[in-house]
RNA sequence: CUCUUAUCGAGAGCGGCGGAGGGAUCUGGCCCUACGAAACCGCGGCAACCGGGGAGAGGCUUCGGCCGCUCCCGACAGGUGCCAACCCCAGCUCCGGGAACCCGGGGAAGGAUGAGAG
Numbered sequence: 001c002u003c004u005u006a007u008c009g010a011g012a013g014c015g016g017c018g019g020a021g022g023g024a025u026c027u028g029g030c031c032c033u034a035c036g037a038a039a040c041c042g043c044g045g046c047a048a049c050c051g052g053g054g055a056g057a058g059g060c061u062u063c064g065g066c067c068g069c070u071c072c073c074g075a076c077a078g079g080u081g082c083c084a085a086c087c088c089c090a091g092c093u094c095c096g097g098g099a100a101c102c103c104g105g106g107g108a109a110g111g112a113u114g115a116g117a118g
Stems, first nucleotide, its partner, number of pairs: 001118008013043004021032003026091004044083003049079002051076001052073005058067003087110001092107007
């Protein structure tokens, strides 16, 4: 980087350094920011994807076990991730409502994170 798959509800910030941007990209909106943005570092925290512990039915077995699935526990050796706002909102499509235009809802696309594969 590509592919597959699950989730995108909720939750959780201080200090140092830095010095003007940031909220993925483009457009529009809205917002954060000199009462100090991003990046980086330290410490702290959140969460429960993998890992950990337990149970169930099933498959395989050389009968020692192994495998995936479902459910539960817990914050735990460890591996990631995350710590403004719904993925900040919209863009494409479908449905409903009302008069242009907007409002509400579903889906897609895109993106992020984990796990697996290449």